[in-house]
Molecule: transfer RNA
Organism: Bacteroidota bacterium
RNA sequence: GCCCCCGUGGCCCAGUGGAUAAGGCGCAGGGUUGCGGACCCUGAGAUCGGCGGUUCGAUCCCGCCCGGGGGUA
Numbered sequence: 001g002c003c004c005c006c007g008u009g010g011c012c013c014a015g016u017g018g019a020u021a022a023g024g025c026g027c028a029g030g031g032u033u034g035c036g037g038a039c040c041c042u043g044a045g046a047u048c049g050g051c052g053g054u055u056c057g058a059u060c061c062c063g064c065c066c067g068g069g070g071g072u073a
Base pairs, nucleotide, nucleotide: 001072002071003070004069005068006067007066010025011024012023018056027043028042029041030040031039049065050064051063052062053061
């Protein structure tokens, strides 16, 4: 250089054109406890890597760029 895959809360990830972006860990508050842990309840937190395009509508499709991983000489 070329080819392929990935980028979504602090972390791990689901969702792959439609209405409020699901879940686990972690975090905060409450219950329980002598105090914690475990367990139970509740809550906050993601303009979906960036900029354009397609579309009535984009996390999802297309182009370029950025970042990460793999393959190839």